[in-house]
Molecule: Group I catalytic intron
RNA sequence: AUUCGACUGUGUUUGAAACGCAGCUUUCAUUGGAAACAAUGAUUGAAAAAGAGGAUGAAUUCAGAGAAGCCUGUCAAAUGGUAACCCUGAGCCAAGUCUAGUAAAAAUACUAGAAAGGUGCAGAGACUAUCCCUUUUGGGAGUAGACUAACACUUGUUAGCCGAAGCAUUCUCCAUCUAAAGCGCAAGCCACGAUGAUGAUAUAGUCCACGCUUUAAGGAAACUUAAGG
Numbered sequence: 001a002u003u004c005g006a007c008u009g010u011g012u013u014u015g016a017a018a019c020g021c022a023g024c025u026u027u028c029a030u031u032g033g034a035a036a037c038a039a040u041g042a043u044u045g046a047a048a049a050a051g052a053g054g055a056u057g058a059a060u061u062c063a064g065a066g067a068a069g070c071c072u073g074u075c076a077a078a079u080g081g082u083a084a085c086c087c088u089g090a091g092c093c094a095a096g097u098c099u100a101g102u103a104a105a106a107a108u109a110c111u112a113g114a115a116a117g118g119u120g121c122a123g124a125g126a127c128u129a130u131c132c133c134u135u136u137u138g139g140g141a142g143u144a145g146a147c148u149a150a151c152a153c154u155u156g157u158u159a160g161c162c163g164a165a166g167c168a169u170u171c172u173c174c175a176u177c178u179a180a181a182g183c184g185c186a187a188g189c190c191a192c193g194a195u196g197a198u199g200a201u202a203u204a205g206u207c208c209a210c211g212c213u214u215u216a217a218g219g220a221a222a223c224u225u226a227a228g229g
Base pairs, nucleotide, nucleotide: 007023008022009021010020011019024045027042028041029040030039031038032037051173052172053171054170055169056168061090062089063088064087066085069082070081071080091119092118093117097114098113099112100111101110102109103108123208125207126206127205128204130141131140132139133138145162147160148159149158150157151156174196175195176194177193182189183188212229213228214227215226216225217224218223
């Protein structure tokens, strides 16, 4: 310089514009609402992206129901397996919100319950919510925690080595939109209203597992369980 593409996230070894799943967005319809807006369905990918700082670190269990794609298999199937992920019932749960009670002069503390949310739901699973600089998928330290070795004998000491997560819940602030009720002679003002996405069916770290292989059991095979190298 030319050509072909690109809304965001996630999965497919990495990358990716294809594909699966999820989020947002354009327009329309229905329902709710005073409106902003929200939910559902269809459609669209033009445009613009999805704010800041604190607090919590608990429970992590039993059972059940789906699933794209991929593997096995077949003339083609069905059955079977694995699985990104969508969920349900019961039980349990830190801080916060609400209700009731008890104690206290009060601040406040404790108990019980309710709503939302979490767990269940990693790869079978175990453990852990650090600090500083810079403003970045950046640098330094070496906190929590794990692993290895030695000593001790009670959940410890010393040495070595690796080395850390909110995108969850909640509180406050900020930004934008609407203006019912209210205020104003009027223009208008005004939030107890709305919006500020999803990602955690493991995100970060240390282990363990898996990936290779032997044996045994089940199976048509794929594969599953257990014990090893």